[in-house]
RNA sequence: GGGCCCUUAGCUUAGACAGGUAGAGCGCCCGGCUCAUAACCGGGUGGUCGUCGGUUCAAAUCCGACAGGGCCCA
Numbered sequence: 001g002g003g004c005c006c007u008u009a010g011c012u013u014a015g016a017c018a019g020g021u022a023g024a025g026c027g028c029c030c031g032g033c034u035c036a037u038a039a040c041c042g043g044g045u046g047g048u049c050g051u052c053g054g055u056u057c058a059a060a061u062c063c064g065a066c067a068g069g070g071c072c073c074a
Base pairs, nucleotide, nucleotide: 001073002072003071004070005069006068007067010026011025012024013023020057027045028044029043030042031041032040050066051065052064053063054062
C1' cells in the first nucleotide's frame, strides 16, 4: 500500500441477507419461598445500535467517509 471481517444494555450476544416503534441470557433492584443463605419463582431496571453524512414516508438494517479492534496479501 491492497483485501476481508467485527463494533447493538454494565458483560456475552440475536436481529442486518429480505428497511416498518430493538430482543435474550447474565448482572442489578424489589418481593415470594427459607430459621437463614444459596438455588428456585414472580415483578421491575436498562441500548437514540462506534461517529458523521447520504438515500427513503420510514434506517441497527441500504450507500459513502472516518475511528477503534482482528485476520490475510504485498
Notes:
The prediction has a mean pLDDT of 83. This is a predicted structure of a 74-nucleotide RNA (transfer RNA) from Candidatus Methanoplasma porotermitis.